[in-house]
Context: one part of a larger RNA
């Protein structure tokens, strides 16, 4: 100096790029560190150990002599490390040729539904509920026919299970732009890699701000019921919102309650998409999703090749229960409110 841990018990940052830091393939030269081992010096006198020497009866003094873990120089070894130079190619990248898909902006467009409003026939009730009522209807509703408007969602194909995407997330159909991904070839670069404090960008719904749109649907809010009361569940209706441009907000049970990278660890069996070589059912590699399982692991549930196994390397983060994600500062913010974050005091 190190030492325990985060799927449910406290505890992985919402996600992702990335600086500065960590950490990081193969071989070699050369030089530097490290360890070891030989030898050289230095380790003051006492003390301590030895002691057959000296004085003493002793106790104790004296010579002598050893040891004194370490450092200084030289030499040899050995094993890693580090740093320069020189090389590799398996990591990483590029590069040709081919695959998949609700990846992403944007603009054009499409049919079925609701809803409104004419018209046209038609004439007494719809509508609602557990039963009512409020509600809508001879100013002719409701069913039905034709015909317009206008806005929001995309049935089946496919859908609880298949893809895609870094995460929020993304399904009518065309079109131009565009990122990624994987499989096959490689004669190209030669470690360029990996985490990533600070910081940057991007994060559903709500919600703000100007300005448009507004058919359904519905916080607030009004009415009829229910009730002991109904500020609720149920029903009539209805406004912000939901929908677009463009600016903010920046939190979610943003979950797989499981950070990101690498390398290892039985065996089958089913799905999707793809490319190769034998050859028609196998084999090879790569990718998504379930299930049930071997060693392990694990309190136990349960994980178990997309680990919660055997390890390394980076970051975040946590230490009894409340007070409390509260006060208070700081920064952010139109605002709402976020970010970071205590203590006294109880137990």
């Nucleotide at each position: 100096c190190u030492g325990g841990g985060c799927g449910u018990a406290a505890a992985g940052g919402g996600u992702u790029c990335g600086u500065a830091g960590g950490u990081u393939g193969u071989u070699g030269u050369u030089g530097g560190u490290u360890u070891u081992g030989a030898a050289u010096a230095c380790g003051a006198a006492a003390g301590c150990c030895a002691c057959g020497c000296u004085c003493g009866g002793a106790a104790g003094a004296g010579a002598u002599g050893a040891a004194g873990u370490g450092u200084u120089u030289u030499c040899a070894a050995a094993u890693g490390c580090c740093a320069c130079c020189a090389a590799c190619u398996u990591g990483a990248g590029g590069a040709a040729a081919a695959a998949a898909a609700a990846g992403g902006u944007a603009g054009c467009u499409u049919g079925a539904a609701u809803u409104u409003u004419g018209c046209a026939a038609g004439g007494a009730g719809g509508g609602a509920u557990g039963g009512u009522a409020u509600c809508c209807a001879g100013a002719a509703a409701g069913a039905u026919g034709c015909a317009a408007a206008g806005g929001a969602a995309g049935a089946c194909c496919g859908a609880u299970u298949g893809g895609c995407a870094c995460a929020g997330g993304c399904g009518g159909g065309c079109u131009a732009c565009u990122a990624g991904u994987u499989u096959u070839u490689u004669a190209c670069u030669a470690a360029c890699a990996u985490u990533g404090g600070g910081g940057a960008a991007c994060g559903a719904a709500a919600g703000u701000g100007u300005g448009g749109g507004g058919a359904g649907c519905a916080a607030a809010c009004a009415g009829g019921a229910u009730u002991a009361g109904a500020g609720a569940c149920c029903c009539u209706g209805g406004u912000a919102g939901u929908c677009c441009a463009c600016a903010c907000c920046c939190u979610a049970a943003a979950a797989u309650c499981u950070g990101g990278g690498u390398g290892c660890u039985a065996a089958g069996g089913g799905a999707u998409a793809a490319a190769a070589a034998u050859u028609u059912a196998u084999u090879u590699g790569u990718u998504c999703a379930g299930a049930a399982a071997a060693a392990g692991c694990g309190a136990a549930c349960g994980c178990g090749u997309g680990a919660a196994g055997c390890a390394c390397c980076c970051c975040g983060c946590c230490g009894g229960a409340g007070a409390a994600g509260u006060a208070u500062g700081a920064c952010c913010g139109c605002a709402a409110g976020g970010u970071u974050g205590a203590a006294a005091c109880u137990c």

This is a predicted structure of a 347-nucleotide part of an RNA (small-subunit ribosomal RNA, central domain) from Heterococcus sp. DN1. The organism belongs to Heterococcus, within Eukaryota. Its mean pLDDT, the model's own confidence on a scale to 100, is 81.